This is a predicted structure of a 75-nucleotide RNA (transfer RNA) from a Candidatus Acetothermia bacterium. Lineage of the source: Bacteria > Bacteria candidate phyla > Candidatus Bipolaricaulota. The same sequence occurs in records of 3 taxa. Its Rfam family is "tRNA". It is annotated as a transfer RNA. The coordinates come from a structure-prediction model, not an experiment, and the mean pLDDT is 81.
RNA sequence: GUCGCCGUCGUCUAGGCAGGCCUAGGACACCGGGCUUUCAAUCCGGUAACGGGGGUUCAAAUCCCCCCGGCGACA
Numbered sequence: 001g002u003c004g005c006c007g008u009c010g011u012c013u014a015g016g017c018a019g020g021c022c023u024a025g026g027a028c029a030c031c032g033g034g035c036u037u038u039c040a041a042u043c044c045g046g047u048a049a050c051g052g053g054g055g056u057u058c059a060a061a062u063c064c065c066c067c068c069g070g071c072g073a074c075a
Base pairs, nucleotide, nucleotide: 001074002073003072004071005070006069007068010028011027012026013025020058030046031045032044033043034042051067052066053065054064055063
């Protein structure tokens, strides 16, 4: 330099192929509450996310382009 894959809550992850519903879902963690003499366990509730910019569209995490970052292959 060229090509490919990846980037979503604090962490891990589903969803991208096929745009729109159900609060963008789940697990762990954290916060509050119930239970318990207390703790643990367990139950209920809560906070929290689409790498950045632009485009297409009535509507974009999802499609297109550029950039940034990570990994790999080739040179």